[in-house]
RNA sequence: UUCUUAUCAAGAGUGGCGGAGGGAGCUGCCCGAUGAACCCACGACAACCUGCUUUUUAAGAAAGGUGUCAAUUCAGCGAUAUUUUUAUCGAAGAUGAGAU
Numbered sequence: 001u002u003c004u005u006a007u008c009a010a011g012a013g014u015g016g017c018g019g020a021g022g023g024a025g026c027u028g029c030c031c032g033a034u035g036a037a038c039c040c041a042c043g044a045c046a047a048c049c050u051g052c053u054u055u056u057u058a059a060g061a062a063a064g065g066u067g068u069c070a071a072u073u074c075a076g077c078g079a080u081a082u083u084u085u086u087a088u089c090g091a092a093g094a095u096g097a098g099a100u
Stems, first nucleotide, its partner, number of pairs: 002099007013042004021031003025077004043069003048065003052060003073092001078089004
C1' cells in the first nucleotide's frame, strides 16, 4: 500500500507551547482571539488485541499494545420504501485484529 473481518446512538480534559485555523473529501452547518491546528506533560474514557482473575457458551479487572476524550462517523452524498419526512441498506471514512 492493498485485501478480509468486527465495531462506529454510550463514554471521557486540564495545563503548557503556539498564534489561525479546525471538524477526512464536497455541500451545508458548526467550533475557534473567552485562543484553532501542531507538539509536550499529566489525567480520563473504552475494552479491539496480548496477558491476568473467576463459579469459563460467559463474566470481571485494567498490567501491556493500540485507539479515543464538541456536535450520532456533526448532517447529507448512492439505492429502495414512504404519510415528504423519516426508515432501512449501501458507499466513503475512522479504529482494532489478521493477511499481503
Molecule: SAM riboswitch aptamer (S box leader)